[in-house]
RNA sequence: UCCCGACAAGACCAAACCCUCCGUGAGAAGGGGGCGGAAAGCGGCGGAUCUUAAAGGUAAAAGAUGGCCGAGCUGCCGAA
Numbered sequence: 001u002c003c004c005g006a007c008a009a010g011a012c013c014a015a016a017c018c019c020u021c022c023g024u025g026a027g028a029a030g031g032g033g034g035c036g037g038a039a040a041g042c043g044g045c046g047g048a049u050c051u052u053a054a055a056g057g058u059a060a061a062a063g064a065u066g067g068c069c070g071a072g073c074u075g076c077c078g079a080a
Stems, first nucleotide, its partner, number of pairs: 004078002012037002017032004022027001035067001041073002045070003048065005
């Protein structure tokens, strides 16, 4: 340095659910909460899933999820 990840140390993040609020919606933001997380840090690049209103359906297009997977960039600690 890389791999690895402990009933280690000190921090960090925050699922469901509830309140407020924005959005047609998937969902977003703030507060509470704590299931979990060694990248649950960052960015929608590839895949995946989901959404798109006042009849219904298909396609296109536009979106959502970084706490679904892969790849990319960055990063704390140090036992085996």

This is a predicted structure of an 80-nucleotide RNA (c-di-GMP-I riboswitch aptamer) from a Nitrospirota bacterium. The coordinates come from a structure-prediction model, not an experiment, and the mean pLDDT is 84. NCBI's taxonomy places the organism under Bacteria, Pseudomonadati, Nitrospirota.